c-di-GMP-I riboswitch aptamer, 95 nucleotides, folded computationally. Its mean pLDDT, the model's own confidence on a scale to 100, is 84. It was read from a public genome assembly, where an Rfam model found it.
RNA sequence: GUACGAUAAUAGCAAACCCACUGAAAAGUGGCGACGCAAAGCUAUAGGGGCUAAUGCGAAUCUGCUAAGAUACGUGAUGCCAGCCAGUUGCCGAA
Numbered sequence: 001g002u003a004c005g006a007u008a009a010u011a012g013c014a015a016a017c018c019c020a021c022u023g024a025a026a027a028g029u030g031g032c033g034a035c036g037c038a039a040a041g042c043u044a045u046a047g048g049g050g051c052u053a054a055u056g057c058g059a060a061u062c063u064g065c066u067a068a069g070a071u072a073c074g075u076g077a078u079g080c081c082a083g084c085c086a087g088u089u090g091c092c093g094a095a
Base pairs, nucleotide, nucleotide: 004093005092012037013036018031019030020029021028022027035083041088042087043086047085048084049081050080051079056075057074058073060071061070062069063068
C1' cells in the first nucleotide's frame, strides 16, 4: 500500500412507532427513540434499481350547458430514495 474486519480502542450515525412542521404524494426537517451500521460520510439528468404521480395528456361518468367544474381510471418525473447495488473520500488495526 492492497485486501480484510475483533467480544480491541477512540469517536460517530440512528430504523420502526409516536409528536410538530413542510409537501398533492413519495418523502424531508426537528423532537422522542434504538432496529441496526466499518463508511448508515458524501454523490440522485449525464450507472443500474426502487417509490410517488401534482401540473400536463388520454379516455369515462356526472353537473353545467357559454366557459367550465367534480369524481374515479390510465399515462407520465420535471419530485424523491444511497439504511438496495454502485461511484467516491475517509478513522482504527487483532487474526
It matches the Rfam family "c-di-GMP-I riboswitch aptamer". About the family: GEMM was predicted in a large-scale screen for bacterial structured RNA regulatory elements.